[in-house]
Context: one part of a larger RNA
């Protein structure tokens, strides 16, 4: 020095465990915000370092409500309180709620700094408190230039706006590697990514030939395609889910303004008689009300016919109707279709609560374990208790519960809103224009410029308008469908930050989220950003009182406690690598 055996030390792998994580399912809630978010900053406890809550009323205030003995947050501990006059907790309203961030009196290097205006404490004054004082858009009052009348402009008031949100919608813009076994047209892919707006959904959507949406089939089919790679539909069947509508215009009233005629012309429903009007009239534009909405064309205007009742309509007679009031019937409703709710009953949701049925003995440190005898069950899911518990605790089957708020279905009421329809002529008016549609140039359609129709449209040209017009995959004839060039519109569809409940041939601390543990922290970067490690004493601190080496140490030894201390805080178990000691044997 090797090997070997024994016994330790290190060290922290295995096993066992889980608070935590992941996947999904089902259900809910789907936005928040100038009434100041989202996300911080700083402070806040008797002693307070962290994370929790909270906000100078600061681990908290007030109220209705549950609930019943304990309680002062993890988190012990000292001190020092509260609570059946019902604390602490839990739930629903509801007060305070600093600074900073859109952040908004004005700066600013966010969490700071300096203002002014009104009220107010306090006064000589300075200081302090409280509210208010950005920007933009609309709407409206005033006021107002060049330039007379306007108008820009200015100003006050009133309402919105702004900024955040994981995915998921529309929009605006938009790669590239790759793949074509190379590449350039194609592909990837209108993805990735940027940017803008929006909701709880979003888009679409009610015939110029599908209402719209979404699954399945059609069909990897027809087609498209350096006819390479590739992309790739529709019609039609069957499903979910169902919903259908208001404008603009013709006409008809009212109001305001311009113009034009002073004429008994012409209005005042017609007729006759009277009476009124002198811009009351007609004409053109605005604006509001009624009417009106489609394609076997419809409305508009005119004529006819049936019209619930009574009144009123310049005065009388006579007719007819518009329109107004008042009765009654009728129907409809707030999520499009007019628009504010509100109320009462139901349902659910934001805390609860009630909830069968066991004992003896053994072994044990401790029974839930043996053994013996019983009970429950619409409960033998699950946890938990010193091992394995249906009957010890929590629960579970089933059942029952809301002062307050919040959501629903349906009724019922309140309320509000509607109420003429039929039929006829008619070469009379209307029916959406720089638009269809055409060319050029792209773009979208599965469809690459193709026989390319259809949809958009940047540049030019540029129509009918109903006796019109547009499709029916170039075009033309016929035929057949159908009415662009205005608009609203739930439900099926998407997604999951987020709440609740379950479930799993998911992990089980190098796994499972990056965090089971004061995790996006510690640490690293000027920054963008990158980012860990790190769980188990025991059933229960009963966490070792006193003695003894030692530095009033660190360790360590008795003693104690415990079922164990070789469970002792560097704490279940404790593998190997490594390091020792003792003996052996070999060099």
């Nucleotide at each position: 020095g090797g090997c070997g055996u024994a016994c330790g030390g290190u060290g922290g792998a295995u096993g066992c465990c889980u608070u935590g994580g992941c996947g999904c399912c089902a259900g809910g809630a789907g936005c928040c915000g100038a009434u100041g978010a989202a996300g911080g900053g700083c402070g806040u406890g008797g002693c307070a370092c962290a994370c929790u809550g909270c906000g100078a009323u600061a681990a908290g205030c007030c109220u209705c409500g549950g609930g019943g003995a304990g309680c002062c947050g993890u988190g012990u501990g000292c001190a020092g309180g509260c609570g059946u006059u019902g604390a602490u907790c839990c739930g629903g309203g509801g007060a305070u709620g600093c600074c900073c961030g859109a952040a908004u009196g004005g700066g600013g290097a966010a969490a700071c700094c300096c203002a002014c205006c009104u009220g107010g404490g306090u006064u000589a004054a300075c200081c302090c408190c409280a509210g208010g004082u950005a920007c933009c858009g609309c709407c409206g009052g005033c006021u107002g230039a060049a330039u007379c009348c306007a108008u820009a402009g200015g100003u006050c008031g009133g309402c919105g706006g702004g900024g955040g949100g994981a995915a998921c919608g529309c929009g605006g813009g938009g790669a590239a590697c790759u793949g074509a076994a190379a590449c350039a047209u194609c592909u990837u892919a209108g993805u990735a990514c940027c940017c803008g707006c929006a909701g709880g959904a979003a888009a679409a959507g009610a015939g110029a030939g599908u209402a719209u949406u979404c699954c399945c089939u059609g069909a990897g089919u027809a087609g498209u395609g350096g006819c390479g790679a590739g992309c790739g539909a529709a019609a039609g069947g069957g499903g979910a889910a169902a919903a259908g509508c208001c404008c603009a215009a013709a006409c008809c009233g009212g109001u305001g303004u311009c113009a034009c005629u002073c004429a008994g012309u012409g209005g005042c429903g017609u007729g006759c008689c009277g009476g009124c009007c002198u811009a009351u009239g007609u004409g053109g534009c605005a604006c509001c009300g009624g009417g009106g909405u489609u394609g076997c064309a419809g409305g508009a205007c005119c004529c006819g016919a049936c019209u619930g009742g009574g009144g009123g309509g310049c005065g009388g007679c006579a007719c007819c109707a518009a329109c107004c009031c008042c009765c009654g019937g009728g129907g409809a409703g707030u999520g499009a279709c007019a628009a504010a709710u509100c109320c009462a009953c139901c349902c659910g949701u934001u805390a609860g609560c009630c909830g069968a049925a066991u004992c003896c003995u053994c072994u044990g440190g401790a029974a839930a374990g043996g053994g013996g005898a019983g009970c429950c069950a619409c409960a033998g899911a699950g946890g938990g208790u010193g091992a394995c518990a249906g009957c010890c605790c929590c629960g579970u089957a089933g059942g029952c519960g809301a002062a307050a708020g919040c959501g629903g279905c349906g009724u019922g009421g309140a309320c509000u809103c509607c109420c003429g329809u039929c039929g006829g002529u008619g070469a009379u008016c209307c029916u959406g224009a720089g638009u269809a549609c055409c060319a050029c140039g792209g773009g979208a359609c599965a469809c690459g410029g193709g026989a390319a129709a259809u949809c958009c449209u940047g540049u030019g040209g540029g129509a009918a308008g109903c006796a019109g017009g547009g499709a029916g995959g170039a075009c033309c004839a016929c035929c057949u469908c159908c009415c662009a060039a205005g608009g609203c519109u739930a439900a099926a569809u998407a997604c999951u930050c987020c709440c609740u409940g379950g479930c799993g041939a998911c992990c089980g601390a190098u796994a499972g989220c990056g965090c089971a543990c004061a995790a996006g922290u510690a640490c690293c970067g000027u920054g963008a950003g990158g980012g860990a490690a790190a769980g188990g004493u025991g059933a229960a601190a009963a966490g070792a009182a006193c003695c003894c080496c030692g530095g009033u140490g660190a360790g360590g030894g008795g003693a104690g406690u415990g079922a164990a201390a070789g469970a002792g805080a560097a704490c279940c178990u404790g593998a190997a690598a490594c390091c020792g000691u003792a003996c052996g044997c070999c060099u």